[in-house]
Overview:
Small-subunit ribosomal RNA, 5' domain from a metagenome, 495 nucleotides, folded computationally. The RNAcentral record of the full RNA draws on SILVA. Its mean pLDDT, the model's own confidence on a scale to 100, is 83.
Context: one part of a larger RNA
RNA sequence: GGAUGAACGCUGGCGGCAUGCUUAACACAUGCAAGUCGAACGAGGGUAGCAAUACCCGAGUGGCGGACGGGUGAGUAACGCGUGAACAAUCUGCCUAUGUCAGGGGGAUAACGUUGAGAAAUCGACGCUAAUACCGCAUAAGACCACGGAUGGGCAUCCAUCGGGGGUAAAAGAAUUAUCGGACAUAGAUGAGUUCGCGUCCCAUUAGGUAGUUGGUGAGGUAACGGCCCACCAAGCCGACGAUGGGUAGCCGACCUGAGAGGGUGAUCGGCCACAUUGGAACUGAGAGACGGUCCAGACUCCUACGGGAGGCAGCAGUGGGGAAUAUUGGGCAAUGGAGGGAACUCUGACCCAGCAAUGCCGCGUGAGUGAAGAAGGUUUUCGGAUUGUAAAACUCUUUAAGCAGGGACGAAGAAAGUGACGGUACCUGACUAAGAAGCACCGGCUAAAUACGUGCCAGCAGCCGCGGUAAUACGUAUGGUGCAAGCGUUAUCC
Numbered sequence: 001g002g003a004u005g006a007a008c009g010c011u012g013g014c015g016g017c018a019u020g021c022u023u024a025a026c027a028c029a030u031g032c033a034a035g036u037c038g039a040a041c042g043a044g045g046g047u048a049g050c051a052a053u054a055c056c057c058g059a060g061u062g063g064c065g066g067a068c069g070g071g072u073g074a075g076u077a078a079c080g081c082g083u084g085a086a087c088a089a090u091c092u093g094c095c096u097a098u099g100u101c102a103g104g105g106g107g108a109u110a111a112c113g114u115u116g117a118g119a120a121a122u123c124g125a126c127g128c129u130a131a132u133a134c135c136g137c138a139u140a141a142g143a144c145c146a147c148g149g150a151u152g153g154g155c156a157u158c159c160a161u162c163g164g165g166g167g168u169a170a171a172a173g174a175a176u177u178a179u180c181g182g183a184c185a186u187a188g189a190u191g192a193g194u195u196c197g198c199g200u201c202c203c204a205u206u207a208g209g210u211a212g213u214u215g216g217u218g219a220g221g222u223a224a225c226g227g228c229c230c231a232c233c234a235a236g237c238c239g240a241c242g243a244u245g246g247g248u249a250g251c252c253g254a255c256c257u258g259a260g261a262g263g264g265u266g267a268u269c270g271g272c273c274a275c276a277u278u279g280g281a282a283c284u285g286a287g288a289g290a291c292g293g294u295c296c297a298g299a300c301u302c303c304u305a306c307g308g309g310a311g312g313c314a315g316c317a318g319u320g321g322g323g324a325a326u327a328u329u330g331g332g333c334a335a336u337g338g339a340g341g342g343a344a345c346u347c348u349g350a351c352c353c354a355g356c357a358a359u360g361c362c363g364c365g366u367g368a369g370u371g372a373a374g375a376a377g378g379u380u381u382u383c384g385g386a387u388u389g390u391a392a393a394a395c396u397c398u399u400u401a402a403g404c405a406g407g408g409a410c411g412a413a414g415a416a417a418g419u420g421a422c423g424g425u426a427c428c429u430g431a432c433u434a435a436g437a438a439g440c441a442c443c444g445g446c447u448a449a450a451u452a453c454g455u456g457c458c459a460g461c462a463g464c465c466g467c468g469g470u471a472a473u474a475c476g477u478a479u480g481g482u483g484c485a486a487g488c489g490u491u492a493u494c495c
Stems, first nucleotide, its partner, number of pairs: 001495004006491005013364006019357002021322001026320003030317003035064003040061002044057005071275003080200008090192002095188007103137001105135002112127006143168003147164001149162005173180002201247003208238003213235006220228001250272004254265004277298005300311004328354001330353003336350001337348004367397004377388004404430004411422001439484005444465003450479005460467002
């Protein structure tokens, strides 16, 4: 000098765009943050109607989605991340393309009714009913399994193609003529899983570590390879090229600095990972060892009729606490995106906006011109003057911007119409008045800028050198000056 998610002191006019718990992964009142589909299903209720019927509501069964989106960085020194490869060792709902199908049956169950237990949470008995819920049967293009044959290829195990007979497994309808769905298979796309090379902080005042440990055979398990798990066998495996142990830490794109090499950082935004009160576990599912699912255990909080129950803000606001320190219990689904739905639409604290904060960056303003009697006042003085100073006053002018009034968007997607939270905002026009708008630090040298008074090694200053003990340009005040400016200084940290 530059930089900051900054804080503190003094001061503070406006706008745009960003950013805003770095500390206690501390505890949380309250509200909202994941639902949707009646074009899967049966009952129930409401409205209109004399009725048929039409429309609507929504508990339950069922489907899809709650594995995304959003938060946090505790753990992790690791194939976690980055980069480059590999899977002849793999899976992939929704979507796209292609092919082949959808025949015919059955038994239940929630809701509901009756009833019982309980303070509640909830649980039970009996009875009834439906389905795109569940279960057999038929069929099998292709798929899978175990055989046996041929051809071609490779990367060791092997892989691909062709044809043979045997075994195994499917399906669902709705709507009413617009369609939306179902089953199997192949290919794609997307997403995921796994493996490997290289890179990835400090300590040797951590030198030895390791028994499922290292390898083999077999069996199990997985979508899949594998000590992943198990039985048996062998005795290996890692290590001064730093194993093991300890400390610290999410990693990266990037950001800051620097001429660069490098050094530092990992807020916001984007990618990956990990976590969801602590620890453990599985279920469902295409996908989870699942933040707003389940079960168990622990700590804590709450309810209780004392028998037993309920809960999880590291989602958005908000509260207490901690702290030098960090915002509203706001508006809207109008846009973008997501879930469901054929659609209308519903949901969406994602998101878009608004509010608060000079926290940062950028822009603008606080007026412009003329104006010497060099006014008054202040300061100083050698008492002549000097300086404040064209500064003010005064005259002339302008109105950016604030305030007022009128008009008024783009963002909305083009057949037409409708749909805007922001917002009567931005912007345009008009009238009006110099009007409401300047501070902070410094002035001994480094370092731009000096005098007077007070104080008297006191009070105090200070980044370093050092000032202060009676003439202090260094302390305090005043005047003047210098520097930056809606900021200026200080502190902290990095280069």